Predicted 3D model of a 74-nucleotide RNA (transfer RNA) from a Planctomycetota bacterium.
Its Rfam family is "tRNA". Rfam's curators write: Transfer RNA (tRNA) molecules are approximately 80 nucleotides in length.
The organism belongs to Planctomycetota, within Bacteria.
Its mean pLDDT, the model's own confidence on a scale to 100, is 81.
The sequence is in RNAcentral, with records from ENA.
RNA sequence: GGACGGUUAGCUCAGUUGGUUAGAGCGCUUGCUUCACACGCAAGAGGUCCCCGGUUCGAGUCCGGGAUCGUCCA
Numbered sequence: 001g002g003a004c005g006g007u008u009a010g011c012u013c014a015g016u017u018g019g020u021u022a023g024a025g026c027g028c029u030u031g032c033u034u035c036a037c038a039c040g041c042a043a044g045a046g047g048u049c050c051c052c053g054g055u056u057c058g059a060g061u062c063c064g065g066g067a068u069c070g071u072c073c074a
Base pairs, nucleotide, nucleotide: 001073002072003071004070005069006068007067010026011025012024013023019057028044029043030042031041032040050066051065052064053063054062
């Protein structure tokens, strides 16, 4: 220098041909339970979907550029 893949909650990851409110597990908070803790049960908080721009009535999803991580080629 070139090719490919990843970036979505604190962590690990889903997200269908672009369409109602962006989700799961773990973790966190509160309550119930217990003498107490753990387990269990119930409820809740937590998101600029890496950034900028474009297309569209509508973008996490499509297009262009950039950033960063990884693999491979030279």